Predicted 3D model of a 1494-nucleotide RNA (small-subunit ribosomal RNA) from a seawater metagenome.

RNA sequence: AGAGUUUGAUCCUGGCUCAGGGUGAACGCUGGCGGCGCGCUUAAUGCAUGCAAGUCGAACGUGCCUUCGGGCAAGUGGCAGACGGCUGAGUAACGCGUGAGUAACACACCCUUCGGUGGGGUAUAGCCUCGGGAAACUGAGGGUAAUCCCGCAUACGAUCCCUAUGCUCUGGUGUAGGGAUGAAAGCCUUCGGGCGCCGGAGGAGUGGCUCGCGUCCUAUCAGGUAGUUGGUGAGGUAACGGCUCACCAAGCCGAUGACGGGUAGCUGGUCUGAGAGGACGACCAGCCAGAGGGGGACUGAGACACGGCCCCCACUCCUACGGGAGGCAGCAGCAGGGAAUUUUGGGCAAUGGACGAAAGUCUGACCCAGCGACGUCGCGUGGGGGAUGAAGGCUCUAGGGCUGUAAACCCCUUUUCCGAGGGAAGAGGAAGGACGGUACCUCGGGAAUAAGCUCCGGCUAACUACGUGCCAGCAGCCGCGGUAAUACGUAGGGAGCGAGCGUUACCCGGAAUUACUGGGCGUAAAGAGCACGUAGGCGGUUGGAUAAGUCUUCUGUGAAAGCUCCCGGCUCAACUGGGAGAGGUCAGGGGAUACUAUUCGACUUGAGGGCUGUAGAGGUAAGCGGAAUUCCCGGUGUAGCGGUGAAAUGCGUAGAUAUCGGGAGGAACACCAGCGGCGAAAGCGGCUUACUGGGCAGUGCCUGACGCUGAGGUGCGAGAGCGUGGGGAGCAAACUGGAUUAGAUACCCAGGUAGUCCACGCCCUAAACGAUGAAUACUAGAUAUAGGAGGUAUCGACCCCCCCUGUGUCGCAGCUAACGCGAUAAGUAUUCCGCCUGGGGAGUACGGCCGCAAGGCUAAAACUCAAAGGAAUUGACGGGGGCCCGCACAAGCGGUGGAGCGUGUGGUUUAAUUCGAUGCUAAGCGAAGAACCUUACCAGGGCUUGACAUGAUUGUAGUAGGAACCCGAAAGGGUGACGAUCCCGGGGUAACUCGGGAAGCUUUCACAGGUGCUGCAUGGCUGUCGUCAGCUCGUGCCGUGAGGUGUUGGGUUAAGUCCCGCAACGAGCGCAACCCUCGUCCUAUGUUGCCAGCACGUAAUGGUGGGGACUCAUAGGAGACUGCCGGGGUCAACUCGGAGGAAGGUGGGGAUGACGUCAAGUCUUCAUGCCCCUUAUGUCCAGGGCUUCAAGCAUGCUACAAUGGCCGGUACAAAGGGCUGCGAAACCGCAAGGUGGAGCGAAUCCCAAAAAGCCGGUCUCAGUUCGGAUUGGGGUCUGCAACUCGACCCCAUGAAGUCGGAGUCGCUAGUAAUCGCAGAUCAGCAACGCUGCGGUGAAUACGUUCCCGGGCCUUGUACACACCGCCCGUCAAGUCAUGAAAGUCGGCAACACCCGAAGCCGGUGGCCCAACCCUUGUGGAGGGAGCCGUCGAAGGUGGGGCUGGCGAUUGGGACGAAGUCGUAACAAGGUAGCCGUACCGGAAGGUGCGGCUG
Repeated sequence: AGAGUUUGAUCCUGGCUCAGGGUGAACGCUGGCGGCGCGCUUAAUGCAUGCAAGUCGAACGUGCCUUCGGGCAAGUGGCAGACGGCUGAGUAACGCGUGAGUAACACACCCUUCGGUGGGGUAUAGCCUCGGGAAACUGAGGGUAAUCCCGCAUACGAUCCCUAUGCUCUGGUGUAGGGAUGAAAGCCUUCGGGCGCCGGAGGAGUGGCUCGCGUCCUAUCAGGUAGUUGGUGAGGUAACGGCUCACCAAGCCGAUGACGGGUAGCUGGUCUGAGAGGACGACCAGCCAGAGGGGGACUGAGACACGGCCCCCACUCCUACGGGAGGCAGCAGCAGGGAAUUUUGGGCAAUGGACGAAAGUCUGACCCAGCGACGUCGCGUGGGGGAUGAAGGCUCUAGGGCUGUAAACCCCUUUUCCGAGGGAAGAGGAAGGACGGUACCUCGGGAAUAAGCUCCGGCUAACUACGUGCCAGCAGCCGCGGUAAUACGUAGGGAGCGAGCGUUACCCGGAAUUACUGGGCGUAAAGAGCACGUAGGCGGUUGGAUAAGUCUUCUGUGAAAGCUCCCGGCUCAACUGGGAGAGGUCAGGGGAUACUAUUCGACUUGAGGGCUGUAGAGGUAAGCGGAAUUCCCGGUGUAGCGGUGAAAUGCGUAGAUAUCGGGAGGAACACCAGCGGCGAAAGCGGCUUACUGGGCAGUGCCUGACGCUGAGGUGCGAGAGCGUGGGGAGCAAACUGGAUUAGAUACCCAGGUAGUCCACGCCCUAAACGAUGAAUACUAGAUAUAGGAGGUAUCGACCCCCCCUGUGUCGCAGCUAACGCGAUAAGUAUUCCGCCUGGGGAGUACGGCCGCAAGGCUAAAACUCAAAGGAAUUGACGGGGGCCCGCACAAGCGGUGGAGCGUGUGGUUUAAUUCGAUGCUAAGCGAAGAACCUUACCAGGGCUUGACAUGAUUGUAGUAGGAACCCGAAAGGGUGACGAUCCCGGGGUAACUCGGGAAGCUUUCACAGGUGCUGCAUGGCUGUCGUCAGCUCGUGCCGUGAGGUGUUGGGUUAAGUCCCGCAACGAGCGCAACCCUCGUCCUAUGUUGCCAGCACGUAAUGGUGGGGACUCAUAGGAGACUGCCGGGGUCAACUCGGAGGAAGGUGGGGAUGACGUCAAGUCUUCAUGCCCCUUAUGUCCAGGGCUUCAAGCAUGCUACAAUGGCCGGUACAAAGGGCUGCGAAACCGCAAGGUGGAGCGAAUCCCAAAAAGCCGGUCUCAGUUCGGAUUGGGGUCUGCAACUCGACCCCAUGAAGUCGGAGUCGCUAGUAAUCGCAGAUCAGCAACGCUGCGGUGAAUACGUUCCCGGGCCUUGUACACACCGCCCGUCAAGUCAUGAAAGUCGGCAACACCCGAAGCCGGUGGCCCAACCCUUGUGGAGGGAGCCGUCGAAGGUGGGGCUGGCGAUUGGGACGAAGUCGUAACAAGGUAGCCGUACCGGAAGGUGCGGCUG
C1' cells in the first nucleotide's frame, strides 16, 4: 500500500466482499510449564448459611471471676456506623467535563494561636420487686452514677441592635462609643505532668450553592408554559433563590430547535486510524446516582442514611392466628436467566481505616492462595552425526519420484520433570510472615513427562490420487459439483500459525462509500418549473477610532494512572519504580492592528435615478376585418359521391358530390416568417385604439454601497382535469359501426359525446429540458444574424472599420470517464441557495399539511439482489441506408410436386426388423453390391487362456497329421486304423542311435477379445459458409483504455486485382501464377498405330513389302503478354473498339479451400484416454432378421405420345475392362442362353451392337400399335442353396397415367436438353444408383426494383448463447416480509376528581410533666400525649393522548425450476419512443390534449 466482483472486451460511476488491528468474550478441536493481569456484558431477578462496624473500664454506676496484679460482662455515656465496599436501574440534567464566582455559605476529628475551666441542682438505664406476651418485646413501682441533663456566676474576644465615620463589589471589612445575649467536665498519674472540656481567631482539607462553554438520535415532535416569568412582603435554609406562601403585573421559552419521543450514568481514558475523525466507557482512577418498588422525616458537624427508623405496596419466613421478622447492586455461596463468567479458602504479616493514652480490638477494605489457555509475556517438547536414501504409506510415463536425515542406529545435553539437601528479601530497635518450605541455590536420575489446529480454485502462502456424479455437499465474495472436481469426502503431500488454532458476534480500518482535512449534481444518483422577497450568509474605494475575531508574550490551571522519550528493578519480557514531555475551541494580564468586524467621516467605478433616442407576437381591455370549413335557402345539373393498401360502413333519384348566388354561426389568423423578436418561466403571431411592464444605446446631470444570494413565506405557472353559467363551426378521449386479424377492446375508414372557446373560481403537475440554479470578474480567435451608437468618405438607410447588447455556428488553451463544453463554459476563481450517497421495494405505506374531487407536497421500513448504471469499442442483428457480386431474381429451356415403379428415410410393426447420418450442410447418405457369408441384430445350440497375439509354466511319443465310424442342423463332442517332419550337439563309413530344441496337444498364470459407452475427453479425416475475398502481423502514429490506423477514401477488377490519394511504411496466410488436361503449330521417335506416294495381293480389308508425309501415340518445345492501333480515363490502373491470330483480355475444364464458424459429422474405417463386460457385452454354428407396410417425405426411372411408337435397311465415337478373366467364328434355341473354343495378360484379340441420326414403310389422335405396372404360366443363368429374398428371357395379362394445385429445382455454351457406351463393387444381382466417356446440340440475360445468399462502407441497438436474441404485464399454484381492517390484549406519560398512610409544619391541647424561671399554699409560665388542618406516597374512578402484540378478510410487493395468455419495449421493434393528465380495455396497453428528442 491494496485486491476480487457489472462487460465479448474497455474506461468511468457505484455498491457488495476480502486481506489488518482489537475484545471482560462465547463455541469447536487440542492442551506441557511459569510470570503478570482479568473473570455475571443476561434477571437493579429471588436468596439458605457464615462472615463484611465497631471500639473505649484512663467518662459512669453495677454484676461475676480472680493468682488480688487484674480480667470479663450487659447497661448509661463518648466517638465512629455519612468512610471503606457494591452496582449503573434512573438521569439528556449544572448530572458530568472544563474554567470562573461565593461581598450569599458550612465544617466533627487535625494543626497554629488567644483566653477560660467557679459554684450548684434534678433525673434516668442497669439493678431490685410485681406484671403482660407463643415470640418479638414490653408495662408499673422502688432506689442509683457520670465527660448524661439543667440553672447561676464570669466574658479578652464572639453574636445582635443603635450612633458617628473610612475603604469597598450586594448580607464585605475597619475604627470609636453605648446597650443586649451566650461557656465549661472531668479522668489518669511515677506528682514532673499527660489526655480532655469551654469561648474566640487563623490554617489545612472537605463540602453546599451560582455562572460561561462543551456534552447522542428524531421536525413523520412546532409551538410550549400557570409557581408559569417578574415584582413587593413574609416564611424557610449554613447559604442566594418561586425554595415556599400572600398580593400585584402578564410575562417567559422557541427554527442558533423550545416542548415531546427514543436511547444513555459522565470523565480521565480504551480500541482503531497517517491524521482529522469514528466507535466504546470492562479492569484502575475522579465525579454522580441507587440500595426490593414508592414516600417521609429523625439523629448528627455531616444522611433524608446499603448491613438506622417510620409508613404504603409486592414478595418471603415464623406464629399459640392475637401478632411478629426480613432486604447479598458487601465477600464467598445457592436457585434462576443465559452462548457465558470462579472458592461458602488463608491472613490481618504488609498498606489503609474506626475506636483507644496505650497495649490492643475490629476490618470479605486489603494482602495472598484456589479455579478458568480468558488475555498477554517468556520457556519447553531435545542437540549433533546418520543413505542401502530401510520398511511402511502415497504416486507413477513401471524407469522412478515423494514422505526423507525424517526414522532406526551412534554420540551428547538436562531448560522442563522426578528425588534429595539448603533456603530468602518482603519487618526502620528485640520478638512476631498468611503467602511458604514458595522464589532461588546445590546434587542425583533419565530423551526421559510434553503438538496440535486451520488451510491448499482466485483474492491468498500451499497439489496430487481415489470416491461421488447438480447427488452428497462446500461457500467471506466471485463461485464449485450434471463421470477424468487442485473448490465436495478421504488419503498422501504441502503451506501457515503454534499451546494453541479455527469459527461466531461486535468495533475501527481499508471506505475519498457523508468527502473539515477530502466527493459530487449536462448524459452515471443529484439544479427546486419560474420569480419576488424575510431571517441568515457574503459584500466596492479611502481616512480615523476601538480591539470582538486574529497574532505574539507572560501567569494560572489542565488530579493520579495512562501515552511518548530517557534512566532503573524482577535472569529477559510482560509487569513495575523514578524523571521529563505532550495534552484545552479553558481563564486572566501585557502588547500588535495588516485583514475581518464595530463605529465616525469621505468617494464613485457596483446599484439606482434623470435626460435624449430606439426595436419588439411583452401584458390587459374594447372594437374591426378578410380567406377557409360546416350548416341553411335558392338556381344549374345527374348518378354517383366519399374513402382505402384494397374495401366496406356512410351520404345520394325525397336529387347528393360538383357549380353559382344569398344568409347564419363559431373557431383560428395563410403569405410576410427568419436556428428573427419579446418575456422570469409558463408562454406570446390578422388590424386599430386605450392603459401598462421590462430591455437596449447615448449622455455622465443626481443619490452615494442603497449591493448579491436567499431557509421559511408569497405570487405566477403548458396541457389535462374540477365547479357555476354561457357558447359550440371544425377537431375529437369515451362510445358506435365498417375493415384488418388467429384474436384486434389497436393501428386504417365512416360517425360521434365530454372537451377544445368565453367569464369567474379551483387544481399546481410535465422529457415545466440547455435534462446545465442565481450573481460577479478574468481567460485566443473566426463567422452569421437582430437592435442601437461612432469613425472615414459621402447624394447616401451603399461599402469599409469599430463599440455595446442579444441570438446561433465553428474553434485555441483548459476541462471531461468519454461523448462533448469551449467568452451564452461543462475553463479559471469567489459568494449564496437547492439537491445526491447501490438497484429493487417506492416517490409507495403510515402520519401530517393542501384540495370539491382527481390528486399534490413531505416521506420511510421489513424484505430482496450483487449488481443496477454512464460513455465509448469490436461484433452480430434490423420488416435502417448506400455501393457491389452470385443461375439470386428477371429473360429462357427442361424438370419436380399429380401417375406407376425403383431406392433411401421418418413412422408403424416385430423375437429382431443391428448401428450411425436429421434444415440448407441427413434421407440412390456410410453401403463401389444384405439369399448364406457380409452381420454388428433376434431366438436356439455350443466353447471358456478362448476364433487371434506374446511370454511363462505342468505333463506328453504312437506326438503332429489323420482314412473311416458314432451323436448332431452344424458348430461341437467322442472313437480312431495308419502315422510323420525340421534344427543343434555327440557316436557311427552307413543304416541308425543318444541328448536337447522347434512345431503340436495338454495344465496353470499373466493376458487375449469387445462394431460395448462417451465424437460433449481426443488424434486423424470430412462437410458447410465458400473458390466467398477476405484474415492477420511487425514497426510507427492516434486513443487513459477496449481499440483504431494500415485494410477507410476516389477509381478499377473475377479478386484486399491494380492505380491514385492518405500517419502510415512494410510483411505473412489467402487471390492470381507455377501443376494436370483440352484447343494451334514445331521438333524427335514410329509398333501393335497411320497409309499420301511406289510395289504386291484379295471378293473385300494397311492384308503384305515398304514409307514417316498425314492422323495418332509418346516426349520436348513454341504460342497470349492488353504486346500493337484507336476512343475514354487523373499523361494512372483500367476499360471499350479494332488488327493479327488456332486461341484475346483469368482461352475452356480440373487439382488447389486463408483466419475461423457450426461442442457440425465420424470411438461402426483407423488410432486413442477414461469407464464397463470376462463360462460373456468375447467366440463358433445353423436358422431368422436388416427385404414388414395403412399412410407421410426425399431422390430417381418410365411415361402420358406423331419432333412419336413399331418394322426393315444403313452410318459415325470416345473412354474403359479382361487369365478363377474377356471370350471370336461356327452351330442350337423365338429368347434369356447353350454348345464351342480361335485369339488375347492386350494401341495387336475379345467385351463391342454404340444410340439418337439417315433412308423406306406402317400406325392417325384413341387410354391407342401410347404406356408399361400388376398378375398367371413357362424357362435361362449364377450359386452349397434363389421359400422368406436374385437377375434375365418367352407367352399371356395390359393398371395408373391424356403433361400434373399451392409451391419448388437445375442450367449462361459445346452448357441445358437429348442419345447411347464403359467401369468400380461383384459368384449372381436389387444399378433406374454412382463415377467416367463421347454423339446430336439449343434458347435467353432488358436489367438489379423485388426474393435468397454473400462482400464493403455507414446508422440504430436495452442483443454478445449475439433476433431461433432480449424482454413486459395479467392470470394459476407455492414461500416470505409488509400495509389496511370489525375488533381484542397490553405498555408509557400526563390530566380531572375521590380517598388519604408515615411525617414535617400550623392550630388546639379539658389529659400528662423531675431538674430551670415567677410565685411558693398551690398555681402560672413552658413542654408533651391526644385531636384538627395544609401538603402528601400508594390506591380508586373517568375521558382522552402516545405506543406495541394478535386479528377473519383484504391490498399491493419480493422470490423461485417450470405453467397460461398475448407481444408492449429494445432495429424505423414492424403504429418512433417517452413525460404529465384524462378516459377506456383480460393483460401488456390503446386513444385524446399539450410537451420532449433521450
Overview
The coordinates come from a structure-prediction model, not an experiment, and the mean pLDDT is 85. Rfam family: Bacterial small subunit ribosomal RNA.